[in-house]
Molecule: transfer RNA
Organism: Candidatus Azambacteria bacterium
RNA sequence: GCCCCUGUAGUUCAAUGGAUAGAACGGGAGACUCCUAAGCUCUAAAUGACCGUCCGAUUCGGUCCAGGGGCA
Repeated sequence: GCCCCUGUAGUUCAAUGGAUAGAACGGGAGACUCCUAAGCUCUAAAUGACCGUCCGAUUCGGUCCAGGGGCA
């Protein structure tokens, strides 16, 4: 330099055009307990950035950013 893959809660993953973006673990609060832990109830938290297509974009297209891989 060229090509390919990935980017979603703090972390690991779903959702592949129909929306109120879910789950587990972790965090916060409550109740329970002599206290703690476990278990129970409630709760906060995310689509890498910008532009485009579409009635509608996490999903499709473009550029860029970041990470990984292959070739030279």